[in-house]
RNA sequence: GCCAUCUUAGCUCAGUGGUAGAGCAGCGGUAUCGUAAACCGUAGAUGGGAGUUCGAUUCUCCCAGAUGGCU
Numbered sequence: 001g002c003c004a005u006c007u008u009a010g011c012u013c014a015g016u017g018g019u020a021g022a023g024c025a026g027c028g029g030u031a032u033c034g035u036a037a038a039c040c041g042u043a044g045a046u047g048g049g050a051g052u053u054c055g056a057u058u059c060u061c062c063c064a065g066a067u068g069g070c071u
Stems, first nucleotide, its partner, number of pairs: 001070007010024004018054001026042005047063005
């Protein structure tokens, strides 16, 4: 320099156009003599910008970053 893939919650991951989910972690509570486990509840995210569309996490383009391959 070229090519491919990826970027969603604190972490690991789902989500192929119609109000964004799970597990773990966090917070509050129940229970216990007490702690942990357990159970109930709760908060929290689409890398940035533009375009297409009635509607974009999803499709297109640009930028940034990460990983891998080629040279």
A computed fold for a 71-nucleotide RNA from Candidatus Roizmanbacteria bacterium RIFCSPHIGHO2_01_FULL_39_8, annotated as transfer RNA.
The coordinates come from a structure-prediction model, not an experiment, and the mean pLDDT is 83.
The sequence was found in a public genome assembly.
It matches the Rfam family "tRNA".